[in-house]
Molecule: transfer RNA
Organism: Puniceicoccales bacterium
Formats: sequence, structure tokens, C1' cells
RNA sequence: GGCGGGUUCGUCUAUCGGUUAGGACGGUGCCUUCUCAUGGCUCAAAGAGGGGUUCGAUUCCCCUACCCGCUG
Repeated sequence: GGCGGGUUCGUCUAUCGGUUAGGACGGUGCCUUCUCAUGGCUCAAAGAGGGGUUCGAUUCCCCUACCCGCUG
């Protein structure tokens, strides 16, 4: 240099064009307890960046960045 794959809450992980973008751990607040732990409830928190297609994009296409693998 070429080819392929990947990038989603703080972390891990779902979501194959119309979802309030879901769940677990962690975090906030409340309840429970004499206190802590456990348990229950609640809240906050995410689509790498840019462009295109589409009535509508996390999802399809292109470019860029970064990571992984294969390879001249």
C1' cells in the first nucleotide's frame, strides 16, 4: 500500500428502515434496617466525525479518524 471486520450510556451488551434506543453492572435519590450489607422502587446517562439515499437512518451507501485481523 491492498482486502476484510469493528466503533451504541462510565463499563459490558441488545436493537436487520418508523422503539420514549432496551438490559446488566456501576452511579443518584427514596423505602426497608438501631447501623451496614442484602432487598425493593426511582432517576440520570449512549449511536466515532462528515456527507448522501429515503417521507423517515443506529440500521443502507460514500469519505475521514481510530482499533483488530489477513496480505503484496